[in-house]
């Protein structure tokens, strides 16, 4: 940018304007006007002829087509097939006969009158192919009377005879056309009739012209279509009556297909024209652009009265998410009139609008990389995409412009001339195109003129940054967003589509998710409680007929158009044309007979009956019986009884409780008793009697399909409950008291009314259950029992009916079922269709009432449920373990002090850990420093480090200011083997950050737990998750090891390897030992010498249930067992499965993101990190005689030690301090170990026990002890007299107790941690009980997992449904009253020759008016 087709789905809401239905003078009076013309004039004209001729008017014909629109209608209204022996049809066709003669009007025209107007009167004249009248007529009509002949009941067709009634029109002239009549045909109607055509039963009964018959009317025609009289019928669960909804079919989506849904275009048929009713004229109308009447509405009006009816085409307002021009032409097609020419046609055919859909085209194509910069994005920073894209070069012109040519659709008419069959063709010449200068086609100029749109988490094609940070916002469905969002929003990229993309609203698919094809009801929704039966549905065997179903031939029919093949035509398609197919239903006819239905006639297995015999807690009424219980009397007897988890209320001295005797009431019926029997179900128990019903077995006499199911209906029908009228012993809702408990309208305990019993009468449900509806057949097995039969038989088998268990195919989602099917068929009835609302509300129905039965929606939810699985819980069960509890010891919680924390202060008390698993944790040492925190001064490529060009006045060292970085000034001038090394050290390029996320990480780290468990290959089983194996039985510290097993195996935990100690050999002996020998000292292995022994440190050796006994298959287990330094893991230690806590830690460290950058970075001085009303946690020292103090005298092992550890002398009470020898350590030192052990002493006290605070005065570290250090001495002498609830540690060299070292460190706030040894216990019955664990098993509605789920009720607001006093509206009937036009009826009045019409009147009716009622 073209072709094709579409275009008020709302307000059947009102409409301004214009067109849409007219023509015919060849039916007709006949006229303005115009042309010519004559005649006359006053020259203005008037008069006559002649041709021409408009409006209008009288007649024909058409206005019933053609367009519009879907309000009504659920109906023979449509569709389909018939039928009309019950009809009708203008114009057209063919055939038949005719047209004789006569009459009076009436319109128009004049003339005159009303009125605003629509219009209307009143005279007078006048014509026709207008109206009437006589005549002539038949195969017309109509009655009567035969005749022949059909057929489908009524009857039809043919045809004679008789008597009666109805016809016409001319115009124009050569022909032809037009009227009458009759017949037959085409067309087009109209009735009638089978089938088939929405929803609600919460509508269940409807109907008086109703149903049928006799007459009679009426109609084109049949009919209650009207009417009169009889009859009481009609219809209806196969759905009548009401209600609501909706125009119906060809068709159209959609779907495999059956379906479902739809009915705009176009085509048929129907209804409709402002709303209601009503004829009337016609062939045809109850008439869209006619009539009348009511009625609302809208307009004129001179207020008296008149007008209209776009659901024709255009338009306008409205109403809505939404729908176009007040356009051109009759050129064509078709319509109406006409003889024709023609006219008229908003029917058509074109144009115009609109991306509303379909289909086409196009916006360019080839080349072109430094894959250019730039921009935008990403980015490991190397680089990558947007990208051959662009520029640029070269094509090519669809389309665009701009110029030239240009259609087809046109066939006919006219007009002349031939032909001849006289209404047809031929020739010839002329004319007709609204689209339109359009399509088309040719040149020309030029990449020139021409891309959006959605969208990128799955579904679902397409992915990456930035910004936001549960916000903004997305969103079809799951669902995204809470600081690293492929889901927001943007931007790059990229998908998918393309003049179009998206959303939105509907339909059908998916959805076998209404299941005819095609489902289901044991536990997901779903079997009626049960039975009995009317209608319905199904239905045993043989034979014979029909031939309705049912199959097959043949005919109609099943419009056209779409649908599907085929060919064709526009350039292609889309659109069109042409040919076939198909349109599966219907109608008929002619044949088939197996099924099934119909009829008939017989059968006997079904199913009934009869005899015979058995079963039983079947059912009603009756009578009798013992326990028990309760109360009464009366008797023994005393004091408590009763109840409970303990209690209490309540009973008792007015004698209870318990115990005997007697009486007496009502109610259920121990044992038998069962996994039994019976009943249709509910349901049924002491005996026994009567009645009544049933099952079952046996026989095979009898009827002969009598059957089986069963909507409605009937009838039973547990407990509770309701009436009435008894009864009431025990129990026992309500209620009353007593207990419980935060409460306790509950459980428990005392009592104790209805009720529970009986009697008639309701009620009608129950987890009425086998959560399993009935009946018949059929299909593996075991095994148990009851009730027959058969057998002599307590035995064994066998058949028949019941009740049970178990398993197998099959079936099931799975659990399960499994001949008593949930399994394979057959009928039959019942029910279901997400979940809540809800078995509720409304309506309707039974009930006295309780309540039952039927049974909805609005709204809300993304489920609700079933079965199984593996985990988790459980005040589930089993079985184990663990200092878990018991049994002990010694502690904490009470003081005082030290240390963390919390919390509170503060400028700042930096930060971080918070049950168990923080809290003497990070910290293994804060006075400065650390230090991260606070206040004050400072620095800006910076405090550190690398590269480094320079320097060698640099580093250092001095003065000065300053708190102090820091500044200012002075001195200073390395080192060389000459390469260079040390030092500083501008730019510059790498900064820092103890700021943020441990919910972004890594690394390491607690905890469950050193608990025994975590899995994994093959294999099996299971649709599956999953399971087995990892469970059972037994043992172990152990999933540890045996045995068994659809499992066999293996891995990552256990264990053992590894280290310390315990015994005991070798080997080596130096700084370690010293027995034997020497030497030396008052004294010491101090010497020389020794390896013996201690010891050091290399190696080895030792324990393995090996041995002995029991037990036990076997692992193993047990023993004061034996041997051995050590015994059943000798002791300890290291070493932590698979995971759990989003468990800790960005502050060790590492890192991703994110933030600061004259600061959140860095330097420095001072101050915090030590605060203190208080609270918690872990210590330490006490509280004292098993003890303080003095005195004195033994015995250790781990380790430290050179900026250290110091012997030893001196001095100091002392801390220490001076001096000073060894020692880099088995060689010197710290080093004294202390409880102990022995002497004294103190005598139970706040002390001779504590040991805090305070004083004073000292010592040492260090730049400096004030905030804020340890230590010595002196004085000082606080609380506390064994610790409430609660709570912690330990099972042996352990607790409990003494002491020593070490790490960090200049020094210490260490009483802490980390190790060493010394002394050195108690107890464990034993697993019920709390905590924690582990395996099996059980229940689950838990799955972020019981610290879970999860119900009720409640302020406001707000959504949405019921109900309400009442108010309003609405359709529909009924009943009286009025009652238009119009049609019919009658009519003695007018009026007209008639025809026929006026006037009065009867019926009938639309409306309208009262009025009660029921609905909605």
């Nucleotide at each position: 940018c073209g072709g094709c087709a579409g275009g008020c789905c709302u307000a059947a809401u009102a409409c301004a304007u214009g067109c849409a239905a007219g023509u015919c003078g060849a039916g007709g009076g006949g006229u303005a006007g115009a042309u010519u013309u004559a005649a006359c004039u006053u020259c203005g004209g008037u008069u006559g002829a002649a041709u021409u001729g408009a409006g209008a008017c009288c007649g024909g014909c058409g206005g019933a087509c053609g367009g519009g629109u879907g309000c009504g209608u659920a109906a023979c209204g449509c569709g389909u097939a018939u039928g009309c022996a019950a009809c009708c049809u203008a114009c057209c066709c063919a055939u038949u006969a005719c047209a004789g003669g006569g009459g009076g009007a009436u319109a128009g025209c004049c003339c005159g009158g009303g009125g605003a107007a629509a219009c209307u009167c009143g005279g007078a004249u006048u014509a026709a192919u207008a109206c009437c009248c006589c005549a002539u007529a038949g195969u017309a009509u109509u009655a009567u009377u035969g005749a022949u002949u059909g057929g489908c009941a009524u009857c039809g067709a043919u045809u004679a005879a008789u008597a009666a009634u109805u016809a016409a029109a001319g115009a124009u002239u050569u022909a032809a056309c037009g009227g009458u009549u009759a017949u037959g045909g085409a067309u087009g109607g109209g009735c009638a009739u089978g089938c088939g055509u929405g929803c609600c039963a919460u509508u269940a009964g409807c109907u008086a012209g109703u149903u049928g018959g006799u007459g009679a009317g009426g109609u084109a025609a049949c009919g209650g279509c009207u009417c009169a009289c009889c009859a009481a019928g009609g219809c209806a669960a196969c759905g009548a009556u009401g209600g609501c909804u909706a125009g119906g079919g060809g068709u159209u989506c959609u779907a495999a297909a059956a379906g479902g849904a739809u009915g705009g275009u176009c085509c048929c048929a129907c209804a409709c024209a402002c709303u209601g009713g009503u004829a009337c004229u016609g062939a045809g109308a109850c008439a869209c652009g006619g009539a009348c009447c009511a009625g609302a509405c809208u307009c004129c009006u001179a207020c008296g009265g008149g007008a209209g009816g776009c659901a024709g085409c255009a338009g306008u307002c409205a109403g809505g998410a939404a729908u176009a021009u007040u356009g051109g032409u009759c050129a064509a097609u078709g319509g109406g009139c006409g003889a024709a020419c023609g006219c008229c046609u908003g029917a058509a055919c074109c144009a115009g609008c609109c991306a509303u859909g379909c289909c086409g085209c196009g916006u360019g194509c080839a080349g072109g990389a430094u894959u250019a910069a730039g921009g935008c994005c990403c980015u490991a920073c190397g680089g990558g995409g947007c990208g051959u894209a662009a520029a640029c070069u070269g094509c090519u012109u669809u389309u665009a412009c701009g110029g030239g040519g240009g259609a087809a659709g046109a066939a006919g008419g006219g007009c002349g001339c031939c032909a001849c069959g006289u209404g047809u063709g031929g020739c010839g010449u002329u004319u007709u195109g609204a689209c339109g200068g359009u399509a088309c086609c040719c040149c020309g100029u030029g990449a020139a003129u021409a891309a959006g749109c959605a969208c990128c988490g799955g579904c679902u094609a397409a992915c990456u940054c930035c910004g936001u940070g549960c916000c903004a916002g997305c969103a079809g469905c799951c669902g995204c967003g809470g600081u690293a969002a492929u889901a927001c929003g943007g931007a790059g990229g990229g998908u998918g589509c393309g003049a179009g993309c998206g959303u939105u609203a509907u339909c059908c698919g998916g959805a076998u998710u209404u299941a005819u094809u095609a489902g289901g009801u044991u536990u997901a929704a779903a079997g009626g409680g049960u039975g009995u039966g009317c209608a319905g549905g199904c239905g045993g065997g043989u034979a014979u007929u029909u031939a309705a179903g049912u199959c097959a031939g043949g005919g109609g029919g099943g419009a056209a158009a779409g649908c599907c093949c085929c060919c064709c035509c526009c350039u292609c398609a889309a659109c069109g044309g042409g040919g076939g197919g198909a349109c599966u239903g219907c109608c008929u006819u002619u044949g088939a007979u197996a099924c099934u239905g119909g009829a008939u006639a017989c059968c006997u297995u079904g199913a009934g009956u009869g005899c015979a015999g058995u079963u039983g807690a079947a059912g009603u009424g009756g009578g009798c019986g013992g326990a028990a219980u309760g109360u009464g009397u009366g008797g023994u007897g005393u004091a408590g009884c009763g109840g409970u988890g303990a209690a209490a209320u309540g009973c008792a001295u007015a004698g209870a409780u318990a115990u005997c005797a007697c009486a007496c009431a009502g109610a259920a019926c121990a044992c038998c008793g069962a996994u039994u029997g019976c009943g249709a179900a509910g349901g049924c128990a002491g005996c026994u009697c009567a009645c009544u019903a049933a099952g079952c077995u046996g026989c095979a006499a009898c009827u002969g399909a009598c059957g089986c199911u069963g909507a409605g209906g009937c009838a039973c029908g547990a407990a509770a409950g309701c009436g009435u009228g008894g009864g009431u012993a025990g129990c026992g809702a309500a209620c009353a008291g007593g207990a419980u408990u935060a409460g306790a309208u509950a459980c428990c305990c005392u009592g104790g009314u209805a009720g529970u019993c009986c009697a008639c009468g309701c009620c009608g449900u129950a987890a009425a259950c086998g959560a399993u509806g009935g009946u018949c057949a059929c299909u593996c097995g075991c095994u148990g029992u009851c009730g027959g039969c058969g057998a002599u038989a307590c035995a064994c088998a066998g058949u028949c009916g019941g009740c049970g268990g178990c398993c197998g195919a099959g079936c099931g989602a799975a659990a399960g079922u499994a001949u008593u099917a949930a399994g394979u068929g057959a009928c039959c009835c019942a029910c279901c269709u997400g979940g809540g609302g809800a078995g509720u509300a409304c309506g309707c129905u039974g009930g006295c009432a309780a309540c039952g039965g039927u049974g909805a929606a609005a709204c809300u939810c993304a489920a609700a449920g079933g079965a199984a699985u593996u985990g988790a819980c459980g005040g589930g069960g089993g079985c184990c373990c663990g200092c878990a509890c018991a049994a002990g010891c010694g502690g904490u919680g009470g003081a005082g002090c030290a240390u963390g924390u919390g919390g509170u202060u503060u400028a700042a008390u930096u930060c971080g850990a918070u049950g168990a698993u923080a809290c003497g944790c990070g910290a293994g040492g804060a006075a400065c420093c650390u230090u991260a925190c606070c206040u004050g001064g400072g620095c800006u490529a910076g405090a550190a480090u690398g590269u480094g060009a320079a320097c060698g006045c640099a580093a250092u060292c001095c003065c000065c200011a300053g708190a102090g970085a820091u500044g200012g000034g002075g001195a200073g001038u390395u080192c060389u083997u000459c390469g260079g090394a040390c030092g500083u050290g501008a730019a510059a390029c790498a900064a820092g950050g103890u700021g943020c996320u441990g919910c972004a990480u890594g690394g390491c780290u607690g905890u469950c737990g050193u608990c025994a468990g975590c899995u994994c290959g093959u294999g099996c089983c299971g649709u599956g998750a999953g399971g087995u194996g990892u469970u059972g039985g037994g043992u172990u510290a152990a999933g540890u090891c045996c045995c068994g097993c659809a499992a066999c195996g293996a891995g990552c935990g256990c264990a053992a390897c590894c280290c310390c100690u315990a015994u005991u050999c070798u080997u080596a002996g130096u700084u370690g030992c010293c027995a034997g020998c020497a030497u030396g000292u008052u004294a010491u292995g101090a010497u020389g010498g020794g390896g013996a022994c201690u010891c050091u440190a290399a190696g080895a050796a030792g324990a393995c249930u090996g041995c002995c006994u029991g037990c036990g298959c076997a692992a193993g287990c047990a023993g004061a067992g034996a041997g051995g330094a050590a015994g059943g893991a000798g002791g300890g230690g290291a070493c932590g499965a698979c995971g759990u806590c989003a468990a800790a830690u960005c502050a060790u460290c590492a890192u991703g993101g994110c933030c600061c950058u004259u600061a959140c970075g860095c330097c420095u001085a001072g101050g915090g990190c030590u605060a203190c009303a208080c609270a918690c946690g872990u210590g330490c020292u006490a509280c004292a005689a098993u003890g303080g103090c003095a005195g004195g005298u033994a015995c250790a092992a781990c380790g430290g030690g050179u900026a250290g550890c110091a012997a030893g002398c001196u001095a100091g009470c002392a801390a220490u301090a001076g001096c000073a020898a060894g020692c880099c350590a088995a060689u010197c030192u710290c080093a004294a170990a202390a409880a102990c052990c022995c002497u004294g002493u103190c005598u139970c006290a706040g002390u001779u026990c504590g040991g805090a605070u305070u004083g004073a005065g000292g010592u040492c570290u260090g730049c400096a002890a004030c905030u804020c250090g340890a230590c010595c001495u002196c004085a000082u002498g606080a609380a506390g007299u064994u610790g409430g609830a609660a709570u912690c540690g330990c099972u042996a060299g352990u607790a409990a107790u003494c002491g020593c070292g070490c790490a960090u460190c200049a020094g210490c706030u260490a009483u802490g941690g980390c190790g060493c040894g010394g002394u050195g216990a108690a107890u464990a019955c034993g697993u019920u009980c709390c905590c924690g664990g582990a395996c099996c098993u059980u229940g689950u509605a838990c799955a972020c997992a019981c610290c879970g789920c999860c119900c009720g009720u409640c302020a406001a607001g707000c959504c949405a449904u019921g109900g309400a006093a009442g108010u309003u509206g609405g359709g529909u009937a009924u009943a009286c009253c009025u009652g238009a036009a119009g049609a019919u009826g009658g009519u003695u009045g007018c009026c007209g020759u008639a025809a026929g019409g006026c006037g009065c009147u009867g019926u009938u009716u639309a409306g309208g008016g009262u009025a009660g009622a029921a609905c909605c």